[in-house]
RNA sequence: CCGUGCUAGACGGGGAGGUAGCGGUGCCCUGUACCUGCAACCCGCUAGAGCAGGGUUGAAUUCCUGCCCUCGGCUUCCUUGCUUUAAGGACUGCCCCCGGCAAGUGGUGUUGAUGGCUGGGUCCCGUGCGGCGUAAGCUUGUGAACCCCGUCAGGUCCGGAAGGAAGCAGCGGUAAGCAAAUCCUUACGGGUGCCACGGGGAAGCCUGGCUUGAGCCAACUACCUGGGUAACGCUUAAGGGAAGAAGUCAAAGGCAGGUGCACGG
Numbered sequence: 001c002c003g004u005g006c007u008a009g010a011c012g013g014g015g016a017g018g019u020a021g022c023g024g025u026g027c028c029c030u031g032u033a034c035c036u037g038c039a040a041c042c043c044g045c046u047a048g049a050g051c052a053g054g055g056u057u058g059a060a061u062u063c064c065u066g067c068c069c070u071c072g073g074c075u076u077c078c079u080u081g082c083u084u085u086a087a088g089g090a091c092u093g094c095c096c097c098c099g100g101c102a103a104g105u106g107g108u109g110u111u112g113a114u115g116g117c118u119g120g121g122u123c124c125c126g127u128g129c130g131g132c133g134u135a136a137g138c139u140u141g142u143g144a145a146c147c148c149c150g151u152c153a154g155g156u157c158c159g160g161a162a163g164g165a166a167g168c169a170g171c172g173g174u175a176a177g178c179a180a181a182u183c184c185u186u187a188c189g190g191g192u193g194c195c196a197c198g199g200g201g202a203a204g205c206c207u208g209g210c211u212u213g214a215g216c217c218a219a220c221u222a223c224c225u226g227g228g229u230a231a232c233g234c235u236u237a238a239g240g241g242a243a244g245a246a247g248u249c250a251a252a253g254g255c256a257g258g259u260g261c262a263c264g265g
Base pairs, nucleotide, nucleotide: 001265002264003263004262005261006260009057010056011055012030013029014028015027020046021045022044023043024042034054035053036052037051038050063258064257065256066255067254068253072249073248074247075246076245078244079243080242082240083239084238085237086236087235088234093232095228096227097226099224100223103221104220105219106217107216108215115211116210117209118208119207120206121205122204123200124199125198126197127196128195129193130192132189133188134187135186136185137184139180140179141178142177148173149172150171151170156165157164158163
């Protein structure tokens, strides 16, 4: 160095979780790399950490170690923005309200703003006038068998007579009452009046005269004080997922190195 036969080893690995710890079943990621039985209120072990049985391969492209690369998982912290929920009007915009202001828009104003003086009205009191309503009176008519008046036929009474008296009916006129419609008079009242006279009168409104001579108003916008509102923005808190960073575990892959025994030639 070659050939033959054995043995160690290998025949998937990893993450989380579970566990005192280590594996397995189960879940997940890679990937295709023997079989049977056991097994999550678990099964089997003990740091040499699955147990039991069977099979293939087998000293190197296949086993072991280290390094590189890297799918993926987990943890932590910070930042960024996204999203959900809750609270808050003490911070804070949007929005709403009261008040103020007068920069802008607008309205009005030399056919005179604003202001000043002055007169009057509206307002109050008193005295009246008119009108409406009610009542009464007045006027007219009617109206008393008798208990109203006047005249009293007839009749009655007194008287010798002359003459007188009372007095019914009738007639006339009236009282109480009833009716009429307007004028007039009186009293009372009012949701009465472009009413009159006198007196009063703080403010407001209207109006006239005189005077001054350019503002006045505050509807809208803007600005300011104050108040309110948690839908949105804002503030605070608690979550969710994403990106980044750090750490940790890590499949597959690549590179390098290492690693038996026996026999024969």
Model confidence (mean pLDDT): 76 of 100. A computed fold for a 265-nucleotide RNA from a Bacillota bacterium, annotated as Bacterial large signal recognition particle RNA. Rfam family: Bacterial large signal recognition particle RNA. Its Rfam clan is "SRP clan". The family's RNA type in Rfam is non-coding RNA gene. Rfam describes the family as follows. The signal recognition particle (SRP) is a universally conserved ribonucleoprotein involved in the co-translational targeting of proteins to membranes. The organism belongs to Bacillota, within Bacteria.